[in-house]
RNA sequence: AGAGUUUGAUCCUGGCUCAGGAUGAACGCUAGCAGGAGGCUUAAUACAUGCAAGUCGAGGGGUAACGAUCUGGAUUUAUUCGGAGGCGACGACCGGCGCACGGGUGAGUAACGCGUACAUACCUGCCUUAUACUGGGGGACACACACUGGAAACGGAGUAAAUACCCCAUAGUUCCCGCGAGGGUAAAGGUUUCGGCCGGUAUAAGAUGGAUGUGCGUCUGAUUAGCUAGUUGGUAGGGUAGAGGCCUACCAAGGCGACGAUCAGUAGGGGGCGUGAGAGCGUGAACCCCCACACGGGUACUGAGACACGGACCCGACUCCUACGGGAGGCAGCAGUAAGGAAUAUUGGACAAUGGGGGCAACCCUGAUCCAGCCAUCCUGCGUGUAGGAAGACGGCCCUAUGGGUUGUAAACUACUUUUAUAUAGGAAGAAAAUGUUUCAUUUAUGAGACACUGACGGUACUAUAGGAAUAAGCACCGGCUAACUCCGUGCCAGCAGCCGCGGUAAUACGGAGGGUGCAAGCGUUAUCCGGAAUUACUGGGUUUAAAGGGUGCGUAGGCGGCCAUAUAAGUCAGAGGUGAAAGUUUGCAGCUUAACUGUAGAAUUGCCUUUGAUACUAUGUGGCUUGAAUUGAGUUGAGGUUAGUAGAAUGUGGCAUGUAGCGGUGAAAUGCAUAGAUAUGCCAUAGAAUACCAAUUGCGAAGGCAGCUAACUAGGCUUUUAUUGACGCUGAGGCACGAAAGCGUGGGGAGCGAACAGGAUUAGAUACCCUGGUAGUCCACGCCCUAAACGAUGCUAACUCGAUGUUUGUAUUUAUAUGAGCAUCCAAGGGAAACCGUUAAGUUAGCCACCUGGGGAGUACGUUCGCAAGAAUGAAACUCAAAGGAAUUGACGGGGGUCCGCACAAGCGGUGGAGCAUGUGGUUUAAUUCGACGAUACGCGAGGAACCUUACCUAGGCUAGAAUGCGAGUGCUAUCUGGUGAAAGCCGGAGUUCCUUCGGGACACGAAGCAAGGUGCUGCAUGGUUGUCGUCAGCUCGUGCCGUGAGGUGUUGGGUUAAGUCCCGCAACGAGCGCAACCCCUAUCGUUAGUUGCCAGCAUUAAGUUGGGGACUCUAGCGAGACUGCCGGCGUAAGCCGCGAGAAAGGUGGGGAUGACGUCAAAUCAUCAUGGCCUUUAUGCCUAGGGCGACACACGUGCUACAAUGGUAGAUACAGAGUGAUGCGAAGCAGUGAUGUUGAGCGAAACACAGAAAGUCUAUCUUAGUUCGGAUUGGAGUCUGGAACUCGACUCCAUGAAGUUGGAAUCGCUAGUAAUCGCGCAUCAGCCAUGGCGCGGUGAAUACGUUCCCGGACCUUGUACACACCGCCCGUCAAACCAUGGGAGCUGGGGGUGCCCGAAGACGGUGGCCGUAAAGGAGCUGUUUAAGGUAAAACUAGUAACUGGGGUUAAGUCGAAACAAGGUA
Repeated sequence: AGAGUUUGAUCCUGGCUCAGGAUGAACGCUAGCAGGAGGCUUAAUACAUGCAAGUCGAGGGGUAACGAUCUGGAUUUAUUCGGAGGCGACGACCGGCGCACGGGUGAGUAACGCGUACAUACCUGCCUUAUACUGGGGGACACACACUGGAAACGGAGUAAAUACCCCAUAGUUCCCGCGAGGGUAAAGGUUUCGGCCGGUAUAAGAUGGAUGUGCGUCUGAUUAGCUAGUUGGUAGGGUAGAGGCCUACCAAGGCGACGAUCAGUAGGGGGCGUGAGAGCGUGAACCCCCACACGGGUACUGAGACACGGACCCGACUCCUACGGGAGGCAGCAGUAAGGAAUAUUGGACAAUGGGGGCAACCCUGAUCCAGCCAUCCUGCGUGUAGGAAGACGGCCCUAUGGGUUGUAAACUACUUUUAUAUAGGAAGAAAAUGUUUCAUUUAUGAGACACUGACGGUACUAUAGGAAUAAGCACCGGCUAACUCCGUGCCAGCAGCCGCGGUAAUACGGAGGGUGCAAGCGUUAUCCGGAAUUACUGGGUUUAAAGGGUGCGUAGGCGGCCAUAUAAGUCAGAGGUGAAAGUUUGCAGCUUAACUGUAGAAUUGCCUUUGAUACUAUGUGGCUUGAAUUGAGUUGAGGUUAGUAGAAUGUGGCAUGUAGCGGUGAAAUGCAUAGAUAUGCCAUAGAAUACCAAUUGCGAAGGCAGCUAACUAGGCUUUUAUUGACGCUGAGGCACGAAAGCGUGGGGAGCGAACAGGAUUAGAUACCCUGGUAGUCCACGCCCUAAACGAUGCUAACUCGAUGUUUGUAUUUAUAUGAGCAUCCAAGGGAAACCGUUAAGUUAGCCACCUGGGGAGUACGUUCGCAAGAAUGAAACUCAAAGGAAUUGACGGGGGUCCGCACAAGCGGUGGAGCAUGUGGUUUAAUUCGACGAUACGCGAGGAACCUUACCUAGGCUAGAAUGCGAGUGCUAUCUGGUGAAAGCCGGAGUUCCUUCGGGACACGAAGCAAGGUGCUGCAUGGUUGUCGUCAGCUCGUGCCGUGAGGUGUUGGGUUAAGUCCCGCAACGAGCGCAACCCCUAUCGUUAGUUGCCAGCAUUAAGUUGGGGACUCUAGCGAGACUGCCGGCGUAAGCCGCGAGAAAGGUGGGGAUGACGUCAAAUCAUCAUGGCCUUUAUGCCUAGGGCGACACACGUGCUACAAUGGUAGAUACAGAGUGAUGCGAAGCAGUGAUGUUGAGCGAAACACAGAAAGUCUAUCUUAGUUCGGAUUGGAGUCUGGAACUCGACUCCAUGAAGUUGGAAUCGCUAGUAAUCGCGCAUCAGCCAUGGCGCGGUGAAUACGUUCCCGGACCUUGUACACACCGCCCGUCAAACCAUGGGAGCUGGGGGUGCCCGAAGACGGUGGCCGUAAAGGAGCUGUUUAAGGUAAAACUAGUAACUGGGGUUAAGUCGAAACAAGGUA
């Protein structure tokens, strides 16, 4: 010091979360020791038991218990029963002092309670200092004793003491009263070693402690705005220690409050403590100071001090005792108990030390205190061994597994050490006083020295000795943040999780294991606080678009404020003084072996008070100034405002006229109007509203807003220039005023438009969009409402910071400039997350105001104010999410735009869709109809050949190391032939001595055990390979540079051009790669080389290129040439385009093929093959027979044949190319109507064969008909292949002769040797369901104006809330579940206040039996006041409630389709 998390990616805003520290903690697992600390945070709940405040016999009367002594009796002779206050002592009692300290708790209290600094009208026992005194007398009350009431607690009456009480005397004084004269008030003795000592009284002073007052500081809420009658003040009196409405009477009407009164909620305050760099924030345990309280409440008494924790009285609640009549009690003291709670200890020891009370003292008391016990609660320290040791052991775990890695020098083993623990022995400091004895100083008092006595902790700390590695390691984590990785199990299950998120069959995230990481006698979790969070921002934030500028102005309080001089010294600054307790923090030093801990000295304590000085700034007073501001003169400007008047156009309506059948309206229509005369046209009249052109990027206004013209009234701005005032200024919480539209009230007005409403359309619906009507309203007057995307989403004022351009309106002049004030556009610096802003700032500064702090819930609820209402203003919480959001980027998409291309449309030709049949698919059926392929990119597809086989499916029968292959010890028959059974496979048998040899062996066959089985079973969403498609579309990228915070951009965009990211030009780009093109193959021309099986012009020859011969030609197949916009003309900068150009076989890529960029579709294929994982193993494997894949109501795709005359039929006749052939092609001949058979020449093929090409041509016939078209279907007879044609083959002949007469909506192919049409060949193959596929040639067209539209694609641009990318995203009602919440007839509590009634104890008055000379006292009665109680009305607050309202959340519910693209009506 930061990190994770919004996105496909980016920057920003912004919340959530984490890493750190801390705790009086708790919980889980674990646990060796020592030191120091700490330990009911909850029920201020209730308490059994013990202890926590007594002491003094040197104040007193005394003698209940104890002891000693003396003494009497008894006996068991060491015990017991008595007596004696004469002793030591001492229960109870009187008296003195103490009990007001110490100890506990934090309920109450928002207060002079506390903190700090001052002040005084006061008191102060014990203590210190000083002065003086301490004389005389009297009567009671306890205890005890005797009588007596009561269960008890506790009383009643009688009688002897005192340092108890009272009286008298004295009181000089420094006492009290009084101006003074003068008057008034006191006491107590005890003890003694006889010296004294301890006391008592009065007064003064001190010290200490207390009391009271004041300034400043001290939590939250304004959804608490007004509070107050003893209230505020005065006078008089009372009261108090003392000032004072503290109390009373009278008088006055004040006092407090936006600088927050009152009310409500919460809370003891401080020193400090935790955290933090600090400022702060949180907190107030332990220790110290103050306060308050002592079962709840009230009250006083005593006293120096209390309104009193272990005192009293009264009321109340509770508990206990009781003889029922009455009584007793108060752990928030120390232990302890119960309860509550996540949770907090022993009914311990000692007064040895420190301190306190009493006492002359000894001493007594002391749960204060000092110690110990329990608890890892915290802090600190130590240990659990150290060194060597590789066969890198065994075991575990992992792997590519004969082996390697890791655990790991770890262990074993060797040597060493002994802290700690254990045992034994020794053994402290803390103790010095008081006191006693004694010595000295000097006589006492007192001081000093010596000796003696005193330790709970504790036989503890510490020390020594002994043996022995001996007695001692866990917890959490290992996906990222965050250090640490593998295997197995599980399979969106079980589970994890602080945030993001893991888990749906290969989980480093769940559970286990091995290994590792971190800390360590602890480790994790939970809770809380601070930090990180600059995420409330004083230090130190923001407000155009992310949350956030008030709708606008005027203005009150407040805040801030120009220049000069002077005074003061409040702020400010400096010096000094006082205070800021100690502890703590911090620095140095020191003491415990170290540390924690402790001691000591310093610093700090940022504050407050007093005082002295300074005077720049601020402030205040005084005097001046003119530049800020304002007024005045002159001019100018405008849709500024209000009122009145007035004008024309248009529209509607009415009248008259012309005129006739439609008008109107829409995408198209209809509703509507119209023959009762509309619409249209002309004239006249009338009504209301709004002001064309001018008009603009203009102007004015504070904003809202303002538009014909004229007038009146009125406000402002600007310019210029005299004069005047002299800071009069800026901002502005509350407040006041204005404030579009809609809406409301009253009264008018109402042409057009037009919510609601009605009708017509549209639609699945259409409560909409469109159309026809139409009421409120829109208009006027008056009064309300007070809100808008009231926007520049940008508060007002002032100053400063380069420029350019346009425009409105002033002024000056030299007529082009200058200088003002506005309105706009573009840029510099600068700013900004960016977009953008940029003298009209969102720049740089100053002042003031307003507002913001994650999204939703919600601008909602409740409360309050305003309003006639509608509603407005103010304005939460529970709950819920980890995001919501801004700007920009790249894509994708759009029923956005632009440019361009393609048989995409158009123009044509021929089809499909109708029929029959073939074939594939769906569906259905079935024992099975095996499987796959499903928009384009499945459907004559895998399949380029399903009768068996294939075959994967079904049925049945069989086999189990298996049907196949390899290695293999060995054997030489199991080969071969054959019987039975069986559908076959198979099963059960019989016969059977192989061949070659160089004798080593080999061939062949079988082959035990063993090693590798097998699977067309699953997963194409685990994969390889292969393939389809976009698409043969022109795209896809990189390096360097540059731009941008960045994602990214640029290049690749632009202007042209091209089939093309093809090329050219331009350009912050320059180059390059994969694609395009070219290079390759076929084809078209020519040359050359070579001529057999091909060819034959010339020469011979033949029936025949048959033969001789020839290479000229054709052809064959090698090598070359050729085409490149090369030439010409035009256009153009160029690329290039154009040309019935030239030339050429071919002309602008000549035609065709091969060739498929980065990528998309989790596209297809686990059934071609390969392959991970899973599944199966007498079966999901293997063999066999039969069946099925060929089913058939139906639906779809792809084809074939047709419907006929451009034709059919019959006869004659011509011309190809490319292929194939030995289990083959098969000529010629013969037989058959034919399929074919028979025989078999030739040919491994430029040689022989398949092989007849067909359309075409010629002739004849048919004559528009379901036909001489068409051939399905069916019957019969055959041929061929094959082991076998029933399911289920093809072909032939005869016979039969169905549908069909050109095909609805819709839809497909094709741009030239193409479509169309005609035949031929080949693969697979025994045969063939081939009309399919792949090739070959023959004949051989039509059309393209063109790019508006449909489809697909490319580029640029634009919008976006999409990025799984429009098959996207997403809204609301309804239905369901759960959650919190508002209202609610009411019901039930709580605290506080008020009125009235009643009123204990006490206090203060009145009266006063009684006592007494009087005074004083005083029972009783009574008045005032008062706690509690009762009652009444209201407010506040909490809980709960039938019913009800909305809200939130929840993988796959319903209805629609509101938003995001022009989201289909912006």